A computed fold for a 374-nucleotide RNA from an Actinomycetota bacterium, annotated as Bacterial RNase P class A. The source organism's lineage runs through Bacteria, Bacillati and Actinomycetota. The RNAcentral record of the sequence draws on ENA. The model forms 95% of the base pairs in the Rfam consensus. Rfam family: Bacterial RNase P class A. Rfam classes the family as a ribozyme. A source record names the gene rnpB. Model confidence (mean pLDDT): 78 of 100.
[in-house]
RNA sequence: GGGCGGCCGCGGUUUCGCCUUCGGGCGGGAUCGAGGAAAGUCGGGCCUCCGCAGGGCAGGACGGUGGGUAACGCCCACCCGGUGCGAGCCGGGGAUAGCACCACAGAAAAGAUACCGCCGCAGUUCUUCGGAGUUGCGGUAAGGGUGCAACGGUGAGGUAAGAGCUCACCAGCGCGGCGAGUGACCGUCGCGGCUCGGUAUGCCCCGUCCGAAACAAGGCCAAGCAGGAAGCGCCCGCCGCUGCUGGCAGCGGUGGGGCGGGCGGCCCGUCCGCAACGCUUCCGGGUAGGCCGCACGAGGCCGCCGGCAACGGCGGUCCCAGAGGGAUGACCGUCCGGUCGCGAAGUCGACCGAACAGAACUCGGCUUAUUCCA
Numbered sequence: 001g002g003g004c005g006g007c008c009g010c011g012g013u014u015u016c017g018c019c020u021u022c023g024g025g026c027g028g029g030a031u032c033g034a035g036g037a038a039a040g041u042c043g044g045g046c047c048u049c050c051g052c053a054g055g056g057c058a059g060g061a062c063g064g065u066g067g068g069u070a071a072c073g074c075c076c077a078c079c080c081g082g083u084g085c086g087a088g089c090c091g092g093g094g095a096u097a098g099c100a101c102c103a104c105a106g107a108a109a110a111g112a113u114a115c116c117g118c119c120g121c122a123g124u125u126c127u128u129c130g131g132a133g134u135u136g137c138g139g140u141a142a143g144g145g146u147g148c149a150a151c152g153g154u155g156a157g158g159u160a161a162g163a164g165c166u167c168a169c170c171a172g173c174g175c176g177g178c179g180a181g182u183g184a185c186c187g188u189c190g191c192g193g194c195u196c197g198g199u200a201u202g203c204c205c206c207g208u209c210c211g212a213a214a215c216a217a218g219g220c221c222a223a224g225c226a227g228g229a230a231g232c233g234c235c236c237g238c239c240g241c242u243g244c245u246g247g248c249a250g251c252g253g254u255g256g257g258g259c260g261g262g263c264g265g266c267c268c269g270u271c272c273g274c275a276a277c278g279c280u281u282c283c284g285g286g287u288a289g290g291c292c293g294c295a296c297g298a299g300g301c302c303g304c305c306g307g308c309a310a311c312g313g314c315g316g317u318c319c320c321a322g323a324g325g326g327a328u329g330a331c332c333g334u335c336c337g338g339u340c341g342c343g344a345a346g347u348c349g350a351c352c353g354a355a356c357a358g359a360a361c362u363c364g365g366c367u368u369a370u371u372c373c374a
Base pairs, nucleotide, nucleotide: 001370002335003334004333005332006331008329010033011032012031013030014029015028016027017026018025019024035356039367040366042365044363045362048213050211059210060209061208062207063206064078065077066076067075068074079092080091081090082089083088093205094204098203099202100199101198102197115144116143117140118139119138120137121136122135123134124133125132126131152170153169154168155167156166157165171195172194173192174191175190176189177188178187179186218292219291220290221289227283228282229281230280231279232278233277234257235256236255237254238253239252240251241250242249243248244247258274259273260272261271262270263269294325299318300317301316302315303314304313305312306311336353337352338351339350340349341348342346
C1' cells in the first nucleotide's frame, strides 16, 4: 500500500410514509461500512469466571547495561565480542559450585599422556676404537604425528636432555589502587607464574517474573417435556335429610384418591390386585430459542512542549464496520504516482495503480505473505 467527488448494488443504525394475519413487510430520506497485514494465533495486556491470609516446593519463561510501556519474549539508546570494503548483520548471566559428555583418529580428550624422537644408566653384538646397532629400566611435553580441540608465545639462562624450572618482554586470567561514566564497561598503575580446553540448545547453579481458564469467557430472559405445590371437576367410602317402586336416586357434610401384598427389614425400584383419573394456575432449576457481553477505546487526527530516541505531557478537534457471527463490489470524472511513445519540446497522448489478502470481544507487539512504489 492512492486522494476527492458522483452514480448503481449489498449490509448496519436511525427517521418518515403505506400495508399488516400485529410477528412484521415494502418504499423514501439521513448517516456509516476492511487491512498493512484484517492472516499465523507466537508472546503480553483489558474484560469475565473460578481459586486465593502469607510463604514455600514443583513447573514454565526470560537473561550485557540503562530507559520506554498497562505489560511483554516487544521497542529505543548504549556496552562488549565476532564478522563485513561498507551501509550493517550476528551473539550476550555462571564452565573458578557440582555432575555428565567430547564421535573417528590418536600414546594420551581434562588435574593429562611417553607412539616416534631426544637424553641418562645397565646388559649385549659389531667396530676403522671415534662410535654404531639392539634389549631393559628410567628422565623428558622442546621436535614429529593424530584430531574441531593436545594444558600460553618469543628470547635468554639452566640441564644429561628438557620444562614457567628461573628471568625479561608480550598475551590472557585473577586481585588491589586511581580516574571517567547512572551503569554495562573503558583508561591507567601495581601485584600474583595463576596459564585454568569445549558443551550450560545435556543436567544444573544464580537472578527476575508467572494462581488457573480463555468472548465457545461470562451474564439476563425463557417455550415444550419431566419434577413439586394448590384449586376445581370426577371417582370411592361413611354419616345425615328428603323422595319413593325399601335399596336405589338426589342434596348436604366429612374422609380419601393411593393402599395392600411379593422380592428378609428400611429407602428407591419393580410385579400383582382394587373405583381410582382429568383440567387449570403457580413454583424453583433449566434445554431449544432470544438478548447482552459487542464497539468511547492504554482511541484517531492536528498543534505546542520535554526527551538523542523509544515515548511522555498539555490543548484543540472527531465518533469511525458490528454480521445470519454470511454485507463491504463495479463504473465514471478529476487530481496524484509510475511506465512507454512522439528526434527535442508539451497545459501532449496511450497504458497501469497490481499483488497478498479479507474484520468477528478488544488493545500494544512479533512473525509470515505480497508480479506495485520508494